[in-house]
Molecule: Bacterial large signal recognition particle RNA
Organism: Chloroflexota bacterium
C1' cells in the first nucleotide's frame, strides 16, 4: 500500500416550549438520511441522559471534534416609517350653542330713551240693574145632555082658588181641559251688556299724570370665557417594515483526527 473479515460508530439535524436537567411524541425551520411499539390531563432516562425489538452500513467523500459560511428561530433597543384598534379635550385645529365686552352700520330719541312712582282699563270674585231665552200666571176665545151656578118658556106636581114647589129645553156665566197671546207680574238660565258698586290680583298689554335726564333696539365683525361633541390633535396597545444588539444555529466548504485480526 492492497485484499478479506470483525467491531466502535452511524442510519438526519436545529429552534421555541415543556422539564430540576437530557431526549422523544406534538408545533416551527431546514433538508432527503430504515422499520415496529409507548408518549401532552405526556413517555422514557440521569450529566455516558429516550426506552424496548428487528434490519442495513462500515474505518471512511459516509464516523468524530474544531474553524469558516450561513437558511431560520428566540429575546431586546431605536423610528416625525405603514396599517388597525383605542383614550382624552391637556396641546394644535375646526365646529354647534350660551354669556358678556369692544368696533361698525341702520332705525329711533330732548316733540323726552331707559329707569321709577301713582291712577284707570283688559283679568278674577261677589252683589245689583237692564236685555235675551224658557216656563208659569194674567188676558181673550172656546168649553158641562146629567153628577156646576143663575134665570127658567112650555109642560109636570100640590092647592077649591090665590099662589107655591121641583125643574127639561133655551139663554147667560163659570170649573177642569183645549187654542191663542201684544202688554203686565213671578221664577229660572247664560262666553249677555262700551251697565252700576265693592273687594281681590297685578307677570304681561293699553292708557293718563308725574320724577330723573341720554340713550335704546336690530344686524354684523372681532378678541375672551363656559359647555357639548369632533380629528390631520392627544394617550396607549398591537401587527408589519427598516435598522441595531444579543443568543441558538440546519445545510454546506476546506483542512484535521480516528480501531482490531489475518493474508499478500
Nucleotide at each position: 500500500u492492497c485484499g478479506u473479515g470483525c467491531u466502535a460508530g452511524g442510519c438526519g439535524g436545529g429552534g421555541a416550549g415543556u422539564u430540576a436537567g437530557c431526549g422523544g411524541u406534538g408545533c416551527c425551520c431546514u433538508c432527503a438520511a430504515c422499520u415496529c411499539g409507548u408518549a401532552a390531563u405526556c413517555c422514557g432516562c440521569u450529566c455516558c441522559a429516550a426506552c424496548g425489538g428487528g434490519g442495513c452500513u462500515u474505518a471512511a467523500u459516509u464516523c468524530c471534534a474544531a474553524u469558516c459560511c450561513g437558511a431560520g428561530g428566540g429575546c431586546u433597543g431605536a423610528g416625525u416609517g405603514a396599517g388597525u384598534c383605542u383614550u382624552c379635550c391637556u396641546c394644535u385645529g375646526g365646529u354647534a350653542a350660551g354669556a358678556g365686552g369692544a368696533g361698525u352700520c341702520u332705525g329711533u330719541a330732548u316733540u323726552g330713551a331707559g329707569a321709577g312712582c301713582c291712577g284707570g282699563g283688559u283679568c278674577c270674585u261677589g252683589c245689583g240693574c237692564g236685555g235675551c231665552g224658557a216656563a208659569a200666571g194674567u188676558c181673550u176665545g172656546u168649553g158641562a145632555a146629567u153628577c156646576c151656578c143663575g134665570u127658567c118658556a112650555g109642560g109636570u106636581u100640590c092647592g077649591a082658588a090665590a099662589g107655591a114647589a121641583a125643574g127639561c129645553a133655551g139663554c147667560g156665566g163659570u170649573a177642569a181641559g183645549c187654542a191663542g197671546u201684544g202688554c203686565c207680574u213671578u221664577u229660572c238660565g247664560g262666553g249677555u251688556g262700551u251697565u252700576g258698586c265693592a273687594g281681590g290680583a297685578u307677570u304681561a298689554c293699553c292708557u293718563g299724570g308725574u320724577u330723573u335726564g341720554a340713550g335704546c333696539a336690530g344686524a354684523u365683525u372681532u378678541a375672551u370665557c363656559u359647555u357639548g361633541g369632533u380629528a390631520u390633535g392627544u394617550u396607549g396597545a398591537u401587527u408589519c417594515c427598516u435598522u441595531g444588539g444579543u443568543u441558538c444555529g440546519a445545510c454546506g466548504a476546506g483542512a484535521g483526527g480516528u480501531g482490531c485480526a489475518c493474508g499478500a